[in-house]
Context: one part of a larger RNA
C1' cells in the first nucleotide's frame, strides 16, 4: 500500500553501450616482387719482390618502393535492437474462472500488448468421487 490493487506490449522524450553499415583514417605483423648502401665471403683483373691496396663480377644482405591480403582501433550518412529513466500516448494480454482457465511447442494473422489453428501440461477454479501423507 492491499482490485479505486498488481500489471504487459507498442508508441512518443532523454541518456548509455552494443550491432550492421557504402566507405575514409591508422597501428601492428607478416608474405610476393622490384631496388640494393655497408660489410663479410666467393671468383676474376690491376699492382707488388712481398705485403699493403685498388677494381669489376656474383652471394647474402639494412633501408626505400609496389602489390595483394590478414589483424587490431578510429571514424561514418543511415539502420537494428538492448539496458536504464520522473511523467506521457494507445489499449488491457497477465495475475480471481482476470471476465474466453492459464503455459509450452508449432505455424498463420494483427497497431500492439496480443489473436486463431493444432498437439501437448495443470503449474486450473468448480462439483464428485479415488488414492497417498500429516495431525
Nucleotide at each position: 500500500c492491499a482490485c479505486c490493487g498488481c500489471c504487459c506490449g507498442u508508441c512518443a522524450a532523454g541518456u548509455c553501450a552494443u550491432g550492421g553499415g557504402a566507405g575514409c583514417c591508422g597501428g601492428c605483423a607478416g608474405c610476393a616482387c622490384c631496388c640494393g648502401a655497408a660489410g663479410u665471403c666467393g671468383u676474376c683483373c690491376c699492382g707488388c719482390c712481398a705485403c699493403a691496396g685498388g677494381g669489376g663480377c656474383g652471394c647474402c644482405g639494412a633501408a626505400g618502393g609496389u602489390g595483394a591480403g590478414g589483424u587490431c582501433g578510429g571514424u561514418g550518412a543511415c539502420u537494428a535492437g538492448g539496458a536504464c529513466u520522473a511523467a506521457g500516448u494507445c489499449g488491457u494480454a497477465a495475475c480471481a474462472a482476470g471476465g474466453u482457465a492459464g503455459c509450452c511447442g508449432u505455424a498463420g494473422g494483427g497497431g500492439a500488448a496480443c489473436c486463431u489453428g493444432c498437439g501437448g501440461c495443470u503449474g486450473g477454479a468448480u462439483c464428485a468421487c479415488c488414492u497417498c501423507c500429516u495431525u

This is a predicted structure of a 135-nucleotide part of an RNA (small-subunit ribosomal RNA, 3' minor domain) from a Planctomycetota bacterium.
Lineage of the source: Bacteria > Pseudomonadati > Planctomycetota.